Notes:
Small-subunit ribosomal RNA from a metagenome, 1454 nucleotides, folded computationally. Rfam family: Bacterial small subunit ribosomal RNA. Its family is annotated with ribosome and structural constituent of ribosome in the Gene Ontology. The RNAcentral record of the sequence draws on SILVA. Model confidence (mean pLDDT): 81 of 100.
RNA sequence: CCAGUUUGAUCCUGGCUCAGGACGAACGCUGGCGGCGUGCUUAACACAUGCAAGUCAAGGAGAAAGUCUCGACUUGUCGAGAUUAGUAAACUGGCGAACGGGUGAGUAACACGUAGGUAACCUGCCCUUAAGAUAAGGAUAACUUUGCUAACGCAAAGCUAAUACUUUAUAAUACUUUUUUAUUACAUGAUAAAAAAGUCAAAGUUGCCUUUUGGUAACGCUUAAGGAUGGACCUGCGCCCCAUUAGCUAGUUGGUAGGGUAAAGGCCUACCAAGGCGACGAUGGGUAUCCGGCCUGAGAGGGUGAUCGGCCACACUGGGACUGAGAUACGGCCCAGACUCCUACGUGAGGCAGCAGUGAGGAAUAUUGCGCAAUGGGUGAAAACCUGACGCAGCAACGCCGCGUGGAUGAUGAAGCUCUAAGGAGUGUAAAGUCCUGUUAGGAGGGAAGAACGGCUAUAACUAUAAUAUGGUUGUAGUAUGACGGUACCUCCAAAGAAAGCCCCGGCUAACUCCGUGCCAGCAGCCGCGGUAAUACGGGGGGGGCAAGCGUUGUCCGGAAUUAUUGGGCGUAAAGAGCGCGUAGGCGGAAUAAUAAGUCAGAAGUGAAAACCAUGAGCUUAACUUGUGGCCUGCUUUUGAAACUGUUAUUCUUGAGUACGGUAGAGGGAAGUGGAAUUCCUGGUGUAGCGGUGAAAUGCGUAGAUAUCAGGAAGAACACCGGUAGCGAAGGCGGCUUCCUGGCCCGUGACUGACGCUGAGGCGCGAAAGCGUGGGGAGCAAACAGGAUUAGAUACCCUGGUAGUCCACGCUGUAAACGAUGGGCACUAGGUGUUGGUCUGCCAAAGGUGGAUCAGUGCCGCAGCUAACGCAUUAAGUGCCCCGCCUGGGGAGUACGAUCGCAAGGUUGAAACUCAAAGGAAUUGACGGGGGCCCGCACAAGCGGUGGAGCAUGUGGUUUAAUUCGAUGCAACGCGAAGAACCUUACCUGGGCUUGAAGUGCAGCCGACAUCCGUCGAAAGGCGGCUUUCCUUCGGGACGGCUGUAGAGGUGCUGCAUGGCUGUCGUCAGCUCGUGCCGUGAGGUGUUGGGUUAAGUCCCGCAACGAGCGCAACCCUUGUCCUUAGUUGCCAUCAGUUAGGCUGGCUACUCUAAGGAGACUGCCCCGAAUAACGGGGAGGAAGGUGGGGAUGACGUCAAGUCCUCAUGGCCCUUACGUCCAGGGCUACACACGUGCUACAAUGGCCGGUACAGUGGGAAGCAAUAUCGCAAGGUGGAGCAAAUCCCUUAAAACCGGUCUCAGUUCGGAUUGCAGUCUGUAACUCGACUGCAUGAAGUCGGAAUCGCUAGUAAUCGUGGAUCAGCAUGCCACGGUGAAUACGUUCCCGGGCCUUGUACACACCGCCCGUCACGCCAUGGAAGUCGGUAGCACCCGUAGCCUGGCCUAACCUUUCG
Repeated sequence: CCAGUUUGAUCCUGGCUCAGGACGAACGCUGGCGGCGUGCUUAACACAUGCAAGUCAAGGAGAAAGUCUCGACUUGUCGAGAUUAGUAAACUGGCGAACGGGUGAGUAACACGUAGGUAACCUGCCCUUAAGAUAAGGAUAACUUUGCUAACGCAAAGCUAAUACUUUAUAAUACUUUUUUAUUACAUGAUAAAAAAGUCAAAGUUGCCUUUUGGUAACGCUUAAGGAUGGACCUGCGCCCCAUUAGCUAGUUGGUAGGGUAAAGGCCUACCAAGGCGACGAUGGGUAUCCGGCCUGAGAGGGUGAUCGGCCACACUGGGACUGAGAUACGGCCCAGACUCCUACGUGAGGCAGCAGUGAGGAAUAUUGCGCAAUGGGUGAAAACCUGACGCAGCAACGCCGCGUGGAUGAUGAAGCUCUAAGGAGUGUAAAGUCCUGUUAGGAGGGAAGAACGGCUAUAACUAUAAUAUGGUUGUAGUAUGACGGUACCUCCAAAGAAAGCCCCGGCUAACUCCGUGCCAGCAGCCGCGGUAAUACGGGGGGGGCAAGCGUUGUCCGGAAUUAUUGGGCGUAAAGAGCGCGUAGGCGGAAUAAUAAGUCAGAAGUGAAAACCAUGAGCUUAACUUGUGGCCUGCUUUUGAAACUGUUAUUCUUGAGUACGGUAGAGGGAAGUGGAAUUCCUGGUGUAGCGGUGAAAUGCGUAGAUAUCAGGAAGAACACCGGUAGCGAAGGCGGCUUCCUGGCCCGUGACUGACGCUGAGGCGCGAAAGCGUGGGGAGCAAACAGGAUUAGAUACCCUGGUAGUCCACGCUGUAAACGAUGGGCACUAGGUGUUGGUCUGCCAAAGGUGGAUCAGUGCCGCAGCUAACGCAUUAAGUGCCCCGCCUGGGGAGUACGAUCGCAAGGUUGAAACUCAAAGGAAUUGACGGGGGCCCGCACAAGCGGUGGAGCAUGUGGUUUAAUUCGAUGCAACGCGAAGAACCUUACCUGGGCUUGAAGUGCAGCCGACAUCCGUCGAAAGGCGGCUUUCCUUCGGGACGGCUGUAGAGGUGCUGCAUGGCUGUCGUCAGCUCGUGCCGUGAGGUGUUGGGUUAAGUCCCGCAACGAGCGCAACCCUUGUCCUUAGUUGCCAUCAGUUAGGCUGGCUACUCUAAGGAGACUGCCCCGAAUAACGGGGAGGAAGGUGGGGAUGACGUCAAGUCCUCAUGGCCCUUACGUCCAGGGCUACACACGUGCUACAAUGGCCGGUACAGUGGGAAGCAAUAUCGCAAGGUGGAGCAAAUCCCUUAAAACCGGUCUCAGUUCGGAUUGCAGUCUGUAACUCGACUGCAUGAAGUCGGAAUCGCUAGUAAUCGUGGAUCAGCAUGCCACGGUGAAUACGUUCCCGGGCCUUGUACACACCGCCCGUCACGCCAUGGAAGUCGGUAGCACCCGUAGCCUGGCCUAACCUUUCG
């Protein structure tokens, strides 16, 4: 410090999510020890029980149990006394109870924080100083007696005391009033001094000495002054959210007078005035104790306010006062209310937000503990007592910190487990074993610090005093005290013995494998995993992380520069208001002087402690505690500086404005006026159509349209000029004339002298549509009607047509109101147009053409900016000032509220919920009923077919025991299958076998196994019989069989786990790389462009230069020639001849098969960039790739194949293996594909006569001969082949016949008889003969092939094969037609363009509905809360007035 996630990929914008830290936490799993902390965040809900505030030589009164003694005796009782004891308990009185402790409900406030003020105040106890404490008095509680009551308690009578109460004396520097003087200040004023008048005090107790009317000391008491402490009030500043809260206020704001308070004050009252607060956010609503701090963060900030500390508020809820120094009082009082309890129904009692504890709520938070030993507090002189404050202990891994669960050694790397390629690897020095150590826990023993004040005793000094009593102060010595706790700590003993889990392992993010599961179960923070090979689910093994904890959940900060002060943006991502005028506000030119508010510097005060940071110290360390320093970034006061900002004053002219002189203009308003066109009306001419469309129809027209001529009427708009020309703030503005009127620009530099810029609210203008009232209405034209189109057509097209469009007045107030770009000022290269002005040069001038400058308006372009696109002096560059606006997508510019509007609607403007994206720019592809160029039997031009018939064959479907399986658009369907009667065969039925039909290893046994024979059986096979090895070193080996064991076997599944092979786009011309260059990048360039080609073929150009895979060529074949070689081939010449190249012979030719030649746009002409190349020609067997073949780039289709083969995984193992027999794959209402044969005369039939080539042949081809009508039979010459055979080629040609018919066409189907192959032709072969003689007369929509030796047509051969082709693969014979051309259909290539597609148009995607689910809203009403106004009742209490009254006074009232 980031990272993941939008895309095919990229850059950006932008949200979501993660890694970090923290917690008063909770939950899950687990859990050894210790230290230090922390522990109801929810119900300020209700509380049983106990405790949490008492204490005191001021006072009066005053027990009991128990013990002892005595007496009486009834011998266990009674009585008396002493002690207990002046004790307990209670009462009067003093002080305390207002502290300490708890909680955070209320409170948005001078509550809190901070800094000040009080000249407007109070302060018990404490300290200092000064003075004093006189004299009297009468009550009352306790107590006693009586009475009432359920209880609490109450009443009456009587007794008594005080530091209780009352009166009195004295009294001031106190208080009040009056007067005078002085000083001083900040407005009222304050201080000091003097004088006068008036008013107000008290309490004793104890010690000692003395005896007394006493003295003294201590503690008390009173008054006054001061201090300290604590409080009260006031003020500046700071202090949450909502403007969908904009106006609030009547004691309200101020004054005068009075009252009240400790005290200023409308705090209260009367009167007077009409003020006060508010966009710098009043008022209202919501929420909330505030702070030091705590968490986080680099910081600025953000969040928070537990524990500790400061302030405030509260004490069941609300109200109220009393007492007191202090309260409007947590453990006081009164009243009202709710609740709980008691009750004898009349009344009473209560308040845990004190400590424990209980219930309830909740995810959740502890013991009804010990002790006052320490610290602190109350009372007291003190001892002491009280103290749930506090100190400790208990519970809880709740947090932080520390320690341990052992250390060393130990390899046949044990066993087990896991994985495995079966060899091994991992767990792993890990374990075991051996040698050690001893933390913690366990046992035993020892054993602290925390304790010293104070008191008492003794004593010393000082001091009060008459005092050597006594007291006080300060010392010294002695004496007592520990809850924790027999705890911490120390020592010893034994013993590795008692002590490890949790989470994670797809990426982010460290860590990988096996099995199970099979979009199921489940996981998940985000992206996302799981549909049979899951590193993501569950388990195992292994690994990683942390560790007495580990994870999860929740919350906060961070990352997030994702609210941006530090530190963001607004052309297209969210975002510039439609435009102007202008208020407040913000900002503001030059010079001089002053001032000192901002600013800067110094000093002082404060900023509590704790915390934090640094550095020390103490607990064995750390956490923790603690010393010192820093920090506390702030506020206040004061001294100074004067540059900048502000303020004041005086100037200036350059900003701004004015004046004067000119120019241009669809700038605005009003009035008038013009012509063309359209429609309508009248009349004339004229006749059948017009109009409209892609084509039509509706419509108009014989009642005379359209057309045409003349005349008239009406309304609206202004052709040409007209122009990225002009004007205006924007909206917008267009015939001409006149009037009124705004603004810009240029020039002069005369005047003013900063008068400026922006602009929240506010005001005005504001297209079209719309609304209101009244006009107007030619054309056009929402709605509407009709006609078309269409599956439909509430549309596009057509015919009509109403609002409206027009005018006047008023409203509306919005637009893609756009340059999607707020306004102003300044600065920053240029080039080129154009509009308006001014100055100026040249041409002799009307005028033309240059230059300079100012103001506009366009294009191109540098730097710079930008995510890119792009912008670029008209900025989106560089700066300053002001305003508006944005903060993920959807919900939604919606709802509610408010406001404006006649309405429509406008403005302002959310949330719940939901998603992980939404988006911008650019890139590569793909796609387009986008564009350009080009190609292909793609179309067109032709020839012949298919689709109709019969049959063959394949498929679907159906059927079946089975009809085995696969192939399914092109690219499955005469396909795998180059050949299913058995076999094949994988299917079905039935019969058998189980180490198996075949193969391998090991161990054991046997010596044969077969053949043959018999028998059973459908066969396989079973049973029986005959017969029966070889070598040898004698151990055994080879071979074969059997048994056992490893293992075989599977045409079982997955072609979506795979290899290999294949199809297809496509023999299309493409696909890439290296280096360089360009781009932030994906990527581009090269490969694009101009030509050309069959071709990314070649040429030229070019930030590219080269290269690779493809193309072409090299290869095979064919076409011509040559050379070589002639047997089985050939036969021209020669000879012979049986007349057949038959023979001799020859190798000329053909041919064979080896090697060469030949063709390269080489030559000529023309075109072209005179380049590639193209057109024509010559020669040549062949000419522009001569024809044909082989050859298939990167890739696409999860294309096909696990049934060719190979192979992972899964499955079967007396069966899904294997053997056998029979059946099936050959079924048949039907549908489709591919073919064959036809429908006939270019033909059929009969007869005759020619001419090929490729191939094949030994379990073979088979001749001559012979038999049969024929298929074929008999037979076997020849031939392992240029020799022999298959082997007569057929169409063709010649002759004859048939004569247009379902025929002498066609041959299906069927019957009979045969032949051949084969163990076997029933299911189910081919062929032959005779007989039979179906459909069919050229085929609908649609569709296929073919561009030359091709189509068409004719036959021949071969593979497979015992036999079986109309299929397949080859061969030759005969042998055409047509191509103008590229508009269209299909497919393809290149360039370009748009895109919201990328699974890529078979894409993406919108809305309704149905069902289910989620969230929210509305709803007749009903209930509650809050606030306001009016009125009524009214408790406690307070105020005022009156009345009563103890003591006492006076005695008569009072």